Annotation
Model confidence (mean pLDDT): 83 of 100. A computed fold for a 75-nucleotide RNA from an uncultured Spirochaetales bacterium, annotated as transfer RNA. It matches the Rfam family "tRNA". The family's RNA type in Rfam is transfer RNA. Gene Ontology term of the family: triplet codon-amino acid adaptor activity. The sequence was found in a public genome assembly.
RNA sequence: GGUUCCUUCGUCUAGUGGUUAGGACGUGAGAUUCUCAUUCUUAAAACAGGGGUUCGACUCCCCUAGGAACUGCCA
Repeated sequence: GGUUCCUUCGUCUAGUGGUUAGGACGUGAGAUUCUCAUUCUUAAAACAGGGGUUCGACUCCCCUAGGAACUGCCA
């Protein structure tokens, strides 16, 4: 340099064109408890950036950024 793949709440992850973007852990609040822990309820929290296609994009295409794997050239 080339090819392929990955990037979603704080973390791990689900979501193959129409979801209020879901779950677990964690965090906040409340309940329970003499207190703490446990348990229960509840809340906040995310689609790497840009462009395109489409009535509609996390999802399909292109570019950029970061990361990973395989592989080539020169020395």